[in-house]
RNA sequence: GCCUUUUUAGUUUAAUUGGUAGAAUAUCUGUCUUCCAAACAGAAGGAGACGGUUCAAAACCGUCAAGAGGCU
Numbered sequence: 001g002c003c004u005u006u007u008u009a010g011u012u013u014a015a016u017u018g019g020u021a022g023a024a025u026a027u028c029u030g031u032c033u034u035c036c037a038a039a040c041a042g043a044a045g046g047a048g049a050c051g052g053u054u055c056a057a058a059a060c061c062g063u064c065a066a067g068a069g070g071c072u
Base pairs, nucleotide, nucleotide: 001071002070003069004068005067006066007065010025011024012023013022019055027043028042029041030040031039048064049063050062051061052060
């Protein structure tokens, strides 16, 4: 230098053909308890960046960034 692949919540991840982004765990609040833990109920929290296509993009296209693998 070229090719392939990955990027979603603090963490691990799902979403089969484009149609309101879910879960587990962690965090916080409440119930329960003499207290803590556990259990139960609830809350907050997310699409790597920019642009394009589309009525509509996490998903399609382009460039860039970061990680992994390969070729030279």